This is a predicted complex of two RNAs, RNase P RNA and transfer RNA, with 411 nucleotides together. The coordinates come from a structure-prediction model, not an experiment, and the mean pLDDT is 79. Rfam match: Bacterial RNase P class A. The family's RNA type in Rfam is ribozyme.
Formats: sequence, C1' cells, structure tokens
RNA sequence: CGAGUAAAUCGGAUAGCCGCGGGCUGUAAAGCCUGAGGAAAGUCGGAGCUCCAUAGGGCAAGGUGCUGGGUAACGCCCAGUGAGGGCAACCUCAAGGAUAGUGCCACAGAAAUAAACCGCCGGAUCUUCCGGUAAGGGUGGAACGGUGAGGUAAGAGCUCACCAGCGGUCAGGUGACUGGCCGGCUAGGUAAACCCCACCUGGAGCCAGACCAAAUAGGGGAGCAUUGAAGUGGCCCGCUUCGCUUCCGGGUAGGUCGCUUGAGGUACCAGGCAACUGGUAUCCCAGAUAGAUGGCUAUCGAUAACAGAACUCCGCUUAUAGAUUUACUCGCAAG
RNA sequence: GGCACCUUAGCUCAGUUGGUAGAGCGACGGCCUGAAGAGCCGUGCGUCGUAGGUUCGAUUCCUACAGGUGCCACCA
Repeated sequence: CGAGUAAAUCGGAUAGCCGCGGGCUGUAAAGCCUGAGGAAAGUCGGAGCUCCAUAGGGCAAGGUGCUGGGUAACGCCCAGUGAGGGCAACCUCAAGGAUAGUGCCACAGAAAUAAACCGCCGGAUCUUCCGGUAAGGGUGGAACGGUGAGGUAAGAGCUCACCAGCGGUCAGGUGACUGGCCGGCUAGGUAAACCCCACCUGGAGCCAGACCAAAUAGGGGAGCAUUGAAGUGGCCCGCUUCGCUUCCGGGUAGGUCGCUUGAGGUACCAGGCAACUGGUAUCCCAGAUAGAUGGCUAUCGAUAACAGAACUCCGCUUAUAGAUUUACUCGCAAG
Repeated sequence: GGCACCUUAGCUCAGUUGGUAGAGCGACGGCCUGAAGAGCCGUGCGUCGUAGGUUCGAUUCCUACAGGUGCCACCA
C1' cells in the first nucleotide's frame, strides 16, 4: 500500500430572534429551567405494575433443549465443548433421545430394513430349476461398516492390520467432553413426524384499573335460573359473588390519579477471563390527551441517512446516507 | 395504544399422514355468422406474499420480514 475479520463512537455544530409542550416563581405582566432515539419501529421473547383466590389441585395444550455461569426473568448475554466453513484473523449451528414404541422414506429399483435382478460358485431330471454368496454391476438422496491382506467351491468381520462407530474400564476436567487400554463384530435416514426424557408456563392487559362529576325511557325481546350463571378465554375440581348472559332501544363522550425516581444514569474503587455484581460520590434527564420538540438569519461544513415518545424496563430482530477510531489476519514492496 | 386473523391463476375460493396444485367466472385461439351475441371445441395463463432453514424432496414444518383486514370505553 492492497484485500479482509472483529469491535466501538458520532450521525450536523455554534450564536441570535420568533414560536410550541411541561415545571417553578409571581396578583398580573413577565422571568428562569427543561424538552425524542440508537433504533422511540416490529410488538417477537421476558418482567414490573393492575384486576380476577395471597394464583390453588388434576388432565390437556404449549414452549425450551450440548455444558457451566450471569440476570428480576427470558427463546437473551458471557465463557467453554463438539460439528461445519475459511490459507488465516474469524464466522455459523433448534446441538437431548433413532438400543422405549409407532409412522413415513414418492419415482426408480429384485429389495427401503433385515434384500438374490444381473453376475459369481456348487449340484441336478441342464433353452431351465435348486442351493450358497452382499466381493462386483445396475437403481436411488440413502443398499445392511471402509481400505488392504489372508482365507474360500465362490464369498462373507470368517480371520488379521489400520480407520470409523458401539460398549466397558482407567486418567484429566465442576461439566459438556478429551486421551489411553480392552472387548465383541456392526447398529440406514427422519423427532423444525407422533412420541420418550428433563425443565418451564393460570388468564387478561394502562382502552389494565381506582375515584369524582354529568345524563336517562331504571324500558322491551330471547335464554338459563341453585342439579344454575358469571369471574375463569381449553376441560374437571376447588374458591368468590348472586340473579346473570345476549340482542334491540336510551344516555354520557368531562375531570383527577395510574404517569414517570427507575432492576435509573455518570465517575472512581474492588471481585470476576467475561457476561455481570458490590461499595462510595454525584446528577434528575419529555410526560402530552387532537396530542409540544419547529421556523428564520449568520458562520463552519461532507449540503445530512433511517426515522419520531404515549405505562415502564431488560433483550432480540429489522431500517440506517456518511464520517471516525481501535485490535488482528493474509499478500506485495522496502529496510 | 393494545389484541386477533389473512396472503394460492386477472377475480372469488379449494387443496393433510410433505412426493412437482385444481374448481367456477373471466381471458385467449378456432368453428358457426354478412357482423356480433349465444352455442360448440380447445388452451391453466401460477416464483403458492418475500427471504432463510429442516428434509432426498416444502403451498404444507420452523424462523425472520412485507402487505392487508377486523375488534376495543363507561352508565342504567
């Protein structure tokens, strides 16, 4: 210098004027402070909070799935193991069980689970039949461990060596697992098919829910009514409540709380490989309800992306013009 | 703001132990007619919304996106 890998940051800045939401001061006029994001998005996973039993029992249904740790919790994160990809830095993986059982494996093929079509070998009553044989051919995504040697009528883990797989044992590791030795000789694939094993899950959601105020046709039809109905949105039991559900018709469309101080941010110290945790100090950083966060001017500038809160938080996923930084790998050249 | 559902031919819809997808209407071509309509004969015209994964094989199973549709308060 070129190509690449991983991670992180910013994503218009400054000043003036005008305007808008919220808070504080003030009788008022007015003044002061503060005002979108890394994703505020998708609503995918988990939780806080609220109501229904302080969320109870059984069945069903659903979710997760290598190991150890982190967390309030998770399908998230960190560190490792194994497998796969890349020359490498590094990246990817829903990765338990196919020896509990069942199902499926189209077409082709003799045969898709325990197989004789061709071939090979032996025999016979010899254009054919019987028996043996999975080494070879053919079909297929997949053909009953692979390669080589011995052996045999021909063959075959039938025997042996190495490799792969399985079981046992010893050593290391918390563990997934790794390494050594021994054994018999072999077991198809599919569980993002049913299923088995382990663990987890009650339902609804801030239009949750609580209070105040206002208003009226306190009406009519249907159904069920204690062996009932609803809460309870899978079913049964249990618990609570007592008329309830539904349709038609009628009325209100206001206010307060929930609502922003929180598993909070920043700095330092300590523990830990890390995720993360603990301690001390310090800071307050939107809260609307037709819904604010904008406009103009000047300078700089690359002429500026994706996009905008609506109860809150932790994650994941997706969108994102451009600019910058750090670490590492490979190649070339020079020293 | 919250929740539920859908996407297959031009339109409306079917499609299950996963094995190359159909029906009706429409469209197109031919016959018939002076011409048209009706009638008769023929042709599926499709990235199963998109991308990735599981599998020998995906409309179907799983995941992530995209587009569209519907529902919601209180009182008596």